[in-house]
The RNA shown here (c-di-AMP riboswitch aptamer (ydaO/yuaA leader)) has 148 nucleotides and comes from a Bacilli bacterium.
Its mean pLDDT, the model's own confidence on a scale to 100, is 76.
Lineage of the source: Bacteria > Bacillati > Bacillota > Bacilli.

């Protein structure tokens, strides 16, 4: 978009997360794309635990409860630190082929390992989900889709 809506189809977006084959099915395999572990050499220093995926880090203010430390007025005090919540900002990230510039609008989360991992050739191993519907201008470089 068909369309007022569901299913479905088509065109797109974030993302590694798409395509194909076999099987009656459960399920399995392959390609593509991505993650982790893992030498020499080099590098680093661990209760203040440490580490991984991811753009998702960091700072300030306020409030709340508890703990600890310090100070001295020895108190129902003050300050600092830790944790949580809220707000603001921020490293960084997204916007219909790609790159750059400008503007605009958004995101700036969450999850996992479990005492343990730097880099890392060979080698080993894992994932391929989920959620959505649109941004304009200029310059440059290429391609794709649809219709006839």
């Nucleotide at each position: 978009c068909u369309a007022a809506a569901u299913a479905a189809g088509u065109a797109g977006c974030u993302u590694a997360a798409u395509u194909c084959u076999c099987u009656a099915a459960u399920g399995a395999g392959a390609a593509g794309c991505g993650g982790g572990g893992g030498a020499c050499c080099c590098a680093c220093u661990c209760u203040u635990g440490g580490g991984g995926c991811g753009a998702a880090u960091a700072u300030u203010u306020a409030u709340u409860a508890a703990u600890a430390u310090u100070a001295u007025u020895u108190a129902u005090u003050a300050a600092u630190a830790u944790a949580a919540u809220a707000a603001a900002u921020u490293a960084g990230g997204u916007u219909a082929u790609c790159u750059u510039u400008c503007a605009a609008a958004c995101c700036g989360a969450g999850c996992c390992c479990g005492a343990c991992a730097g880099c890392u050739a060979a080698c080993c191993u894992c994932g391929u989900a989920a959620g959505c519907u649109u941004u304009g201008a200029a310059a440059g470089a290429a391609u794709g889709a649809u219709a006839u």